[in-house]
RNA sequence: GGGCUCUUAGCUCAGUUGGUAGAGCGCUGCCUUCGCAUGGCAGAGGCCGGGGGUUCGACUCCCCCAGAGUCCA
Numbered sequence: 001g002g003g004c005u006c007u008u009a010g011c012u013c014a015g016u017u018g019g020u021a022g023a024g025c026g027c028u029g030c031c032u033u034c035g036c037a038u039g040g041c042a043g044a045g046g047c048c049g050g051g052g053g054u055u056c057g058a059c060u061c062c063c064c065c066a067g068a069g070u071c072c073a
Stems, first nucleotide, its partner, number of pairs: 001072007010025004019056001027043005049065005
């Protein structure tokens, strides 16, 4: 210098034909117990790496940039 993959909740990751985002763990509250653990229920938390474009509508498609991994030179 070039190719490919990835960047979504605090962490690990889903989101397969574009239609206003979910799970597990963690956190908060409640129930259960004499108490703790386990278990159950409810809730908070992300405008999806940044900026443009296409579209009625973009996490999803196109372009540029940044970062991480990997391969080639």
Transfer RNA from Candidatus Iainarchaeum sp., 73 nucleotides, folded computationally. Its Rfam family is "tRNA". By type it is a transfer RNA. The prediction has a mean pLDDT of 82. RNAcentral holds the sequence, with entries from ENA. The source organism's lineage runs through Archaea, Candidatus Iainarchaeota, Candidatus Iainarchaeales, Candidatus Iainarchaeaceae and Candidatus Iainarchaeum.